[in-house]
Molecule: c-di-GMP-I riboswitch aptamer
Organism: Halalkalibacter wakoensis
RNA sequence: AAUAGAAAAUGGCAAAACUUUCGAAAGGAAGUGACGCAAAGCUACGGGCCUAACUCUCUGACACGGUCGCCGGGUUGCCAAU
Numbered sequence: 001a002a003u004a005g006a007a008a009a010u011g012g013c014a015a016a017a018c019u020u021u022c023g024a025a026a027g028g029a030a031g032u033g034a035c036g037c038a039a040a041g042c043u044a045c046g047g048g049c050c051u052a053a054c055u056c057u058c059u060g061a062c063a064c065g066g067u068c069g070c071c072g073g074g075u076u077g078c079c080a081a082u
Stems, first nucleotide, its partner, number of pairs: 002082002005079001012037002017032006035069001041075003045072003048067003055061002
């Protein structure tokens, strides 16, 4: 450096649920808690999905709101098998 995450080691993150809080909602933050994760680190860039305050031609449509623990892209990085 490449392949690759089968094995080992050291550490890391933290789903659901519950509590508090922010938010119109989706959802976010903090605490408890571990279902899982080798990028479950970062980034809404492309697609998907959720919500619909505002707006409109209003039983509906719509993102400028979200989701990176849905997938892809970009970017950074631990260990060390071959």